[in-house]
RNA sequence: GCAGUUGGCCGGGCGGCCGCGGCAGCCGGCCAAAAAAGCUCUUCGGAGUUGCUUUGGAUCGGUGGCUGAGGAAGGUCCGGGCUCCACAGGGCAGAGUGCUGGGUAAUUCCCAGGCCGGGUGACCGGCGGAAAGUGCAACAGAGAGCAGACCGCUGGGGAUUCGUCCCCAGCAAGGGUGAAACGGUGCGGUAAGAGCGCACCAGCGCGGCAGGAGACUGCGGCGGCUAGGCAAACCCCACUCGGAGCAAGACCAACAGGGGACACGGAGCUGCCCGCUUCAACCGCCCCGGGUAGGUUGCUAGAGGCCUGAGGUGACUCAGGUCCCAGAUGGAUGGUCGCCCGUUCCGUAAAAGGAACGACAGAACCCGGCCUACAGGCCGACUGCAGAA
RNA sequence: GGGGGUGUAGCUCAGUUGGCAGAGCGCUACGUUCGCAAUGUAGAGGCCAGGGGUUCAAUUCCCCUCACCUCCA
Numbered sequence: 001g002c003a004g005u006u007g008g009c010c011g012g013g014c015g016g017c018c019g020c021g022g023c024a025g026c027c028g029g030c031c032a033a034a035a036a037a038g039c040u041c042u043u044c045g046g047a048g049u050u051g052c053u054u055u056g057g058a059u060c061g062g063u064g065g066c067u068g069a070g071g072a073a074g075g076u077c078c079g080g081g082c083u084c085c086a087c088a089g090g091g092c093a094g095a096g097u098g099c100u101g102g103g104u105a106a107u108u109c110c111c112a113g114g115c116c117g118g119g120u121g122a123c124c125g126g127c128g129g130a131a132a133g134u135g136c137a138a139c140a141g142a143g144a145g146c147a148g149a150c151c152g153c154u155g156g157g158g159a160u161u162c163g164u165c166c167c168c169a170g171c172a173a174g175g176g177u178g179a180a181a182c183g184g185u186g187c188g189g190u191a192a193g194a195g196c197g198c199a200c201c202a203g204c205g206c207g208g209c210a211g212g213a214g215a216c217u218g219c220g221g222c223g224g225c226u227a228g229g230c231a232a233a234c235c236c237c238a239c240u241c242g243g244a245g246c247a248a249g250a251c252c253a254a255c256a257g258g259g260g261a262c263a264c265g266g267a268g269c270u271g272c273c274c275g276c277u278u279c280a281a282c283c284g285c286c287c288c289g290g291g292u293a294g295g296u297u298g299c300u301a302g303a304g305g306c307c308u309g310a311g312g313u314g315a316c317u318c319a320g321g322u323c324c325c326a327g328a329u330g331g332a333u334g335g336u337c338g339c340c341c342g343u344u345c346c347g348u349a350a351a352a353g354g355a356a357c358g359a360c361a362g363a364a365c366c367c368g369g370c371c372u373a374c375a376g377g378c379c380g381a382c383u384g385c386a387g388a389a
Numbered sequence: 390g391g392g393g394g395u396g397u398a399g400c401u402c403a404g405u406u407g408g409c410a411g412a413g414c415g416c417u418a419c420g421u422u423c424g425c426a427a428u429g430u431a432g433a434g435g436c437c438a439g440g441g442g443u444u445c446a447a448u449u450c451c452c453c454u455c456a457c458c459u460c461c462a
Stems, first nucleotide, its partner, number of pairs: 001385010012340007020068004025063005030057005037050005070360001074371002077369005082245004094241005099113005114127005128236002133234002135230002150175002152171008183201006202226001204223003208219004249297004258288003262284001265279005304323008341358006390461007399414004408445001416432005438454005
């Protein structure tokens, strides 16, 4: 220099004007309450009313402040907090996870390690069990799961038009089919062959020794000679899991409606009054519980951010300091102008200059992850190749 | 905001232990008819919403994305 791998960060900046949400403040209006005062009325007990003052207000207007989207606020794929419902204890069923060890509030996340696969490499990807059982494998092919003989090879017999064909028996080396055909190479052996025998290699099972916390690794022994694939098929083993979600839940509560008491009224005891019993469509008045519209709360100070130090390989944890950082509810966070920055285009010999554009996207109970979208830019570590010293 | 579901031919829908994708209507051509309809025969038409993974093999199993439907005050 070229090509690449990987980790982290930013994701337009500054200012003017106008506008929107939230918070607390000030000024004014309006409403309510309070004690005393004035005025009016009075049955002399009080009642009504007025402005001033103070306090309060979820009301209206003005005014000047502070503050106001993200790394993903997204998908809702996991986990947790919080809330309500359910719940003696245990099991079954169901769902999820799956190498080992650790981190955490918790996880399907993260970190470190192990094995396997890919890559020249930095690095990337995968992960329990298929000799517990059940099941699946289309088409092709002779044969597809305690496999099999189409072509072929070999021996014997027969026929023959001497090309070859038929029958019996043996074989599985070679060909062929398929995604997959029951170890590989070599030597021996044989009629031809074959783990049939032997050597080496791969793989499997069972012991031993050594290392490691463990997954696992290294060395050596014995055995039978080969055990195939799929569990993101059922299943087995181990571990975990109650359900629903802030439109959860709690409080206040107009209008309408429900229940009760009292009064009035009807009927009865009884001819009448009181009283009692009973009924009741409407009306009056009081109380009660539920609860719609609506309002309040949940609601934003939190497993919080930043800095420093300590422990740890690391994820992370601990200690100290410091900061306060949206809370809407038809849902605010915007518009415009100027300068700068970036990209593209026009233009130029190069400049100057001009124009357009500014990624993905937008909180709604809150966090930790994962995944997905993303113009452009910055920083670090590492690898390969080529060259120079 | 939160929960559940669907996507297959132009339209409405089937498609299960994963193995060549189907039906009805519609469309095209031919026959039938004087002509049309009906009817008969033949045929065309599908990236199974998109992408990735598991598997020898995916409409089907797993993950991500997109679009649509529905429920909860």

Two RNAs folded together computationally: RNase P RNA and transfer RNA, 462 nucleotides in total. Rfam match: Bacterial RNase P class A. Its family is annotated with dimeric ribonuclease P complex, ribonuclease P activity and tRNA processing in the Gene Ontology.